[in-house]
RNA sequence: GGCGGUGUAGCUUAGCCUGGUUUAUAGCGCCAGACUCAUAAUCUGGAAGUCGCGUGUUCAAAUCACGCCACCGCCA
Numbered sequence: 001g002g003c004g005g006u007g008u009a010g011c012u013u014a015g016c017c018u019g020g021u022u023u024a025u026a027g028c029g030c031c032a033g034a035c036u037c038a039u040a041a042u043c044u045g046g047a048a049g050u051c052g053c054g055u056g057u058u059c060a061a062a063u064c065a066c067g068c069c070a071c072c073g074c075c076a
Base pairs, nucleotide, nucleotide: 001075002074003073004072005071006070007069010028011027012026020059030046031045032044033043034042052068053067054066055065056064
């Protein structure tokens, strides 16, 4: 330098191909409460998201297009 893959909450991850209306999922973790002498487990509730960044297309973008960034792999 060329090609491909990945990027969504603290961590892991669904949704993307085929755009759709309401609040963007779940598990673990975290916070509060219940239970207990207490802890764990269990149950209930809650907080936490620029959907890597930017631009464009569209009535509408996590999802489509283009550019860029980071990481991984292959080729040279």
Annotation:
The prediction has a mean pLDDT of 83. This is a predicted structure of a 76-nucleotide RNA (transfer RNA) from a Nanobdellota archaeon. Rfam family: tRNA. The family's RNA type in Rfam is transfer RNA.